[in-house]
This record gives sequence, C1' cells and structure tokens, in this order.
RNA sequence: UUCUUAUCAAGAAUGGCCGAGGGACAGGCCCUGCGACGCCAUGGCAACCCACCGGGGAUCAUUAUCCCGGCGAAGGUGCCAAUUCCUACCCCCGAUACGGGGAGAGAUCAGAA
Repeated sequence: UUCUUAUCAAGAAUGGCCGAGGGACAGGCCCUGCGACGCCAUGGCAACCCACCGGGGAUCAUUAUCCCGGCGAAGGUGCCAAUUCCUACCCCCGAUACGGGGAGAGAUCAGAA
C1' cells in the first nucleotide's frame, strides 16, 4: 500500500513547548492569538486485540478452530470539540423544508498478501 471481517448516536483533559492555521477531500458550518493544529509529559475513556469463566455449533472425539454471553484492564493498538460536525449518490415520507433508510468515502482494530 492492497484485500477481508467488525464497529463508528455513548465515553474520556490538564500542564509545558511552538506560533497560524485546523476540522481527510468539495460546499456548508464550526474551532482558533482567552493560543487552536501539532509535539512532549501526565492523566483518563473504551474494550478491537488480549486474560479469565460459562455456553453453543461442528467432530469418532478434543483443551485446537468457529460463534455467543459474562467479567477484568496487566499488556498491544486506538481515542479524549461538535453523530465519522453536517451534506454530496440512491430510495422512502413529505411541501422544496424537516425527517428516515441505504450506498460510497473516511477512521480504527484484527487477519492476510
């Protein structure tokens, strides 16, 4: 970098450094010299991987593999403005608005190449 599975309405900030842009892309709308973004330190959130317990399917059988539930947070990631900030394409309802569903794109984990 590409592919596949799953999730994306909840949650969680202080200090230091720097100094102008940032929120992926376009439009909108926001954040930002009362210092954003980024980096570092500390802290936290969550529970994808993971640890433990239980159940199920499959099997001749099984502690392997797969699925489900509970529990935990030592370790690996991730995250700590706004629903993934909203929309963009399609469908439904409607009045053109508002709203609902899906796709696409993106993010993250795990596995594979």
SAM riboswitch aptamer (S box leader) from a Bacteroidota bacterium, 113 nucleotides, folded computationally. It matches the Rfam family "SAM riboswitch aptamer (S box leader)". About the family: The SAM riboswitch is found upstream of a number of genes which code for proteins involved in methionine or cysteine biosynthesis in Gram-positive bacteria. The source organism's lineage runs through Bacteria, Pseudomonadati and Bacteroidota. Model confidence (mean pLDDT): 81 of 100.